Small-subunit ribosomal RNA, central domain from an uncultured bacterium, 350 nucleotides, folded computationally. The prediction has a mean pLDDT of 82. The full RNA is in RNAcentral, with records from ENA, Greengenes and SILVA. Its Rfam family is "Bacterial small subunit ribosomal RNA". Gene Ontology terms of the family: structural constituent of ribosome and ribosome.

Context: one part of a larger RNA
Formats: sequence, C1' cells, structure tokens
RNA sequence: CUGGGUGUAAAGGGAGCGUAGACGGCAUGGCAAGUCUGGUGUGAAAGCCCAGGGCUCAACCCUGGGACUGCAUUGGAAACUGUCAAGCUAGAGUGCAGGAGAGGUAAGUGGAAUUCCUAGUGUAGCGGUGAAAUGCGUAGAUAUCAGGAAGAACACCGGUGGCGAAAGGCGGCCUGCUGGACGGUAACUGACGUUGAGGCUCGAAAGCGUGGGGAGCAAACAGAUUAAAUACCCUGGUAGUCCACGCCGUAAACGAUGAAUAAUAAGUGUGGGCACCAUAAGGGUGUCGGGGCUGCCGCAAACGCAGUAAGUAUUCCACCUGGGGGAGUACGUACGCAAGUAUGAAACUC
Repeated sequence: CUGGGUGUAAAGGGAGCGUAGACGGCAUGGCAAGUCUGGUGUGAAAGCCCAGGGCUCAACCCUGGGACUGCAUUGGAAACUGUCAAGCUAGAGUGCAGGAGAGGUAAGUGGAAUUCCUAGUGUAGCGGUGAAAUGCGUAGAUAUCAGGAAGAACACCGGUGGCGAAAGGCGGCCUGCUGGACGGUAACUGACGUUGAGGCUCGAAAGCGUGGGGAGCAAACAGAUUAAAUACCCUGGUAGUCCACGCCGUAAACGAUGAAUAAUAAGUGUGGGCACCAUAAGGGUGUCGGGGCUGCCGCAAACGCAGUAAGUAUUCCACCUGGGGGAGUACGUACGCAAGUAUGAAACUC
C1' cells in the first nucleotide's frame, strides 16, 4: 500500500456555506467513449507451462503445442455507465393562507437586591471564625428610617420545556427592523439533488489594542491565620468581569458519536401544528415534524446502543495505523500587535 477501523481502546474536522471533484430519481429515442463480442496484424528468440524425444538417470539439450492476460485496426450488440435531444413529478425548491418560540439586531423602560453619599433616631460595639486576629467604630459605626447616586444581573413563572443552518449560544417588560423551522394546501419550476479537498464565514471563557465605565465579584498583591503557609478559612484589594470598535481562533468546542437518504417490534411521558370522533365540561383516535425515557430483533470486548442506532444498506468528506515517554516539543513554513495558534518530526529511552 492493501485491509481493518474511529461512543469509552489510536482515530469525527468546533460549526456552517460552498468551489473543484465524487456520487445521483422515473420514462422515451439517438450516438457508441466505457462495457460485451467476432475477424485481421503484431506481441523476436531464449525462458515459463503441457506433451513427446536425446545424452545409462538427472541437471542439460531437441521437437511440437500452449501461453505471452497487451496494443493497433476493422465488423457487430445496446442491458448498464456516459453523452445528446425531447419529456415526467414521487427528490429538491417557490407560492398561498396559518399557529409556536430566551432566534438575531437596535432603541427605550421597570422593580427587587448590593454598595456609596446626605439627613434623622440611637449607643458601644460591629464584623468574622472551629477558635481568633488583621479590618471598621465615640471624628458616632453596626442596627433602623427617609431621600439621592451608580453599575451590573434579571427572583418567582422555569420545565431531561422552547429557539438557533450549526456550533458558540439565547431568559424582566415594551417597541422598530429582521432570519429560520414547523404543520396545512398542491397553484408554479422540473432533478435544479447529496457530499464537499482547497476556500470563505461564524466561533465560550481567558487574553491583546484604542476609548469609555466600574456597584458587586475578583486572578495578582497586601494583611491575618500557622512551627512554617508560595495554601485552605478570614479582612482588604488591582487587572478583569460591563460598553463601543478592532484582534485572537482555542476548550472535556462532548452525545467524547461527521453529513445525507431508505427501510427496520412495541410501550410511555413531553412541547408545536393538522384531521377525524365524542362531549355540558374534562376527552379519545390518527397523522407530521421536534425533544426524553423504557425495551425486542440486530449489534457490541464489555459497558451499553436500540426509528434521535453504536442495528441493516448506499454516497461523500475527515481522521487512525505496535505502545508509553521524548512531544503537541524542535526545525521550517503560514497567520498574529503580542500571548500564541496551525502544520509537525528525530535522536535517545522504557
């Protein structure tokens, strides 16, 4: 290489869009590149295989046949692939009329809590811990009440509930703009599809740049604790957390499970639609598309998976290849302001 694999043993790209490519629905006619078939030429000899023969046998040698799986050329076939033409509607998309939703984005607005400020009441403690101390307080704290300011987050509802092309993610209320999915219908297009190397875009937290903001929390840091305390617990506290714009591009980015299609026992909740049946009301049945649990067949080393497959099949992409360390390191290259990220060895060693 092939083969075999990728939930947990090595292995699914963090995710989407999509280029080349690969693969691709039903039916008709043409062509004949692939495909199948006949002829001709060539495929040197030796060697190889088979049969027979010659050296006493064998090795060796001789004769005949086969093979040389190929190439070229020519005649034919038309099922499949391909291609051209003209069609179809079951895939895909558009339209029409609907209900659901923390989908996105921008502006506004609300109450609770926290901290701070001002004034009143009030007096010696408060705070914190296993116990303490640092800290705060007679310059009047803590507690309580009234008023004000600020920033951040949205209790209850709230749910293995919903939304999102997907991942990251999305939760007070109102408004503007706006995307998608879903069910119903069957008017339109007529295979327009699937996947997707490169490529482009999105991408938690932390971090970086410029300018704002800063209530609470809180790396670092200081104090305290301790025999020591580079810690836990405690008192403080700066970056940061928040906003705008621009970078970074990584996560146990997890369902540790790539995407798509088809068919494949049942049972039971849940959220969105539709149809039918029934009812005073509560309801029942079917169906489509989500989201859970239980469980056959089958699969699996087992654990477990099981119509949301890890089962049965097909298509395409990505990735793995004796193990542990060296090492996600070195070198080179690309990107980045940097931090670093991507790609990614070897010696040596067990």